Notes: The RNA shown here (TPP riboswitch aptamer (THI element)) has 102 nucleotides and comes from a Paracoccaceae bacterium. It was read from a public genome assembly, where an Rfam model found it.
RNA sequence: CGCCCUACCUCGGGGUGCCUGUCUUGCAGGCUGAGAUGCGAAAGCGGACCCGUUGAACCUGAACCGGAUCAUACCGGCGGAGGGAAGGUGCUGUGGAUGACC
Numbered sequence: 001c002g003c004c005c006u007a008c009c010u011c012g013g014g015g016u017g018c019c020u021g022u023c024u025u026g027c028a029g030g031c032u033g034a035g036a037u038g039c040g041a042a043a044g045c046g047g048a049c050c051c052g053u054u055g056a057a058c059c060u061g062a063a064c065c066g067g068a069u070c071a072u073a074c075c076g077g078c079g080g081a082g083g084g085a086a087g088g089u090g091c092u093g094u095g096g097a098u099g100a101c102c
Base pairs, nucleotide, nucleotide: 001095002094003093006090007089008088009087010086011052012051013050014049017031018030019029020028021027022026037046038045039044058083059082060081064077065076066075067074
């Protein structure tokens, strides 16, 4: 100096469905999941959670296809498709170069 592992700090990216009951608004419950949230007419702003190029966090394709389910962005395909948000410090191990001494 480089690489691997790994933690922290700061910064950034992202999603938030389906069903049942009741219903004037709303509220309660259930399913999957890390996450289905609060305020708001909305845009958006927060919280929690996940992810940041070693990139399936998440988006497009997609009101897609197959299989389940009361139903669903539930599971799988699609996917060796395309996009997609990073810097620093330290730690473990390892490789190389240079210098000093013997």